The prediction has a mean pLDDT of 76.
The RNA shown here (Bacterial small signal recognition particle RNA) has 96 nucleotides and comes from an Acidobacteriota bacterium.
Its Rfam family is "Bacterial small signal recognition particle RNA". By type it is a non-coding RNA gene.
Of the family's consensus pairs, 96% are formed in the model.

[in-house]
């Protein structure tokens, strides 16, 4: 001094890890969630009606359970790809 390789920097792909979404099970609101209202209550002379308690049914909320999927992050990985620095590392080759 060229030159190849790697470190370092950036994108991008692959994945690991963590979160949240989905799914599912539990486990749920006496009343300030729906829904559907036994009894009884309240309007009518009546026919009819109305609000509506447990119950029963579904939910938020909490809890657990994961696998794909996604979406997010990472000072988590890859001599994975594409470039960038030209600083340090190391092979090689050529001159002094």
């Nucleotide at each position: 001094c060229a030159u190849c390789g790697g470190u370092c920097c950036c994108g991008c792909g692959c994945g690991a890890c963590g979160c949240a979404c989905u799914c599912u099970c539990g486990c749920c609101a006496a009343c300030c969630c729906c829904g559907c209202c036994a009894g009884g209550u309240c309007c009518g002379g009546a026919a009819g009606g109305a609000a509506g308690c447990a119950a029963c049914g579904g939910u938020a909320a909490c809890g657990g359970g994961c696998u794909c999927u996604u979406g997010c992050g990472u000072g988590u990985g890859c001599a994975g790809u594409g470039g960038g620095u030209c600083g340090c590392c190391g092979g090689u080759g050529u001159c002094u």